Annotation:
The RNA shown here (FMN riboswitch aptamer (RFN element)) has 124 nucleotides. It was read from a public genome assembly, where an Rfam model found it. Its Rfam family is "FMN riboswitch aptamer (RFN element)". Its family is annotated with FMN binding in the Gene Ontology. Model confidence (mean pLDDT): 79 of 100.
[in-house]
RNA sequence: CAAUAUCUUCGGGGUCGAGUGAAAUUCUCGGACCGGCGGUGACAGCCCGCGAGCGUUCGUCAAGAUACGCUGAUAUGGUGAAACUCCAUAGCCGACAGUACAGUCUGGAUGAGAGAAGAACGGU
Numbered sequence: 001c002a003a004u005a006u007c008u009u010c011g012g013g014g015u016c017g018a019g020u021g022a023a024a025u026u027c028u029c030g031g032a033c034c035g036g037c038g039g040u041g042a043c044a045g046c047c048c049g050c051g052a053g054c055g056u057u058c059g060u061c062a063a064g065a066u067a068c069g070c071u072g073a074u075a076u077g078g079u080g081a082a083a084c085u086c087c088a089u090a091g092c093c094g095a096c097a098g099u100a101c102a103g104u105c106u107g108g109a110u111g112a113g114a115g116a117a118g119a120a121c122g123g124u
Base pairs, nucleotide, nucleotide: 002124006119007118008117009116010115015031016030017029018028019027032104033103034094035093036050037049038048039047045092046091053070054069055068056067057065058064074090075089076088077087078086096107097106098105
């Protein structure tokens, strides 16, 4: 110096008012707010991918596991060497379960996790 392996820590945010009603932070009206991780010539919720979630499959149908599948949303103008990432304008989107229909309430979750940072030893 390189490669491999180990351990530790961290690792998701956000709603008010009015109306109707037996009942709504879920509907209607008006006004707000939020944005995981990696990548990408330059900073990304809506460009590419990952995670979470769901389904199928396997299983002693339990714990769990493999593989596969499903999984949202953006345009226009400007600057620049370079931006679907910045600036301006106008938009759009948001798992599952519960409950009067939920991105923001409650719950699975003191969970899992993409990954991030750090530590120190040994071996080759």